[in-house]
RNA sequence: AUUAAAUAUUCGGGGUGCUGAGGCAUGUGCCAAAGCUGAGAAAAUACCCAUAGAACCUGAUACGGGUAAUGCCGUCGGAGGAAUGCAAUAUGAAAGUAAGGAU
Numbered sequence: 001a002u003u004a005a006a007u008a009u010u011c012g013g014g015g016u017g018c019u020g021a022g023g024c025a026u027g028u029g030c031c032a033a034a035g036c037u038g039a040g041a042a043a044a045u046a047c048c049c050a051u052a053g054a055a056c057c058u059g060a061u062a063c064g065g066g067u068a069a070u071g072c073c074g075u076c077g078g079a080g081g082a083a084u085g086c087a088a089u090a091u092g093a094a095a096g097u098a099a100g101g102a103u
Base pairs, nucleotide, nucleotide: 001097002096003095006091007090008089009088010087011085012049013048014047017036018035019034022031023030024029056081057080058079062075063074064073065072
């Protein structure tokens, strides 16, 4: 002089569906115990994701399978989009690496 993976925090992005005892309402709805899948179904000071981006959105009121039902599973598909990131700070590091000097 310089330094990686990884981890944490900060800023940023994202989703919140299906069934429904019971109650209220009566332009067909609202509240809601409980159940299903999931990291997450409004727990939210949570959870997931941040370009090497399948978090999430579109296509999609799609196609196939399955379910009590569903964005439940698969296909579609590295198709099209997607969050100023080589982001900042800390740990990593009393370490490693490189150059120079002295003895």
Molecule: TPP riboswitch aptamer (THI element)
Organism: Xylanibacter ruminicola 23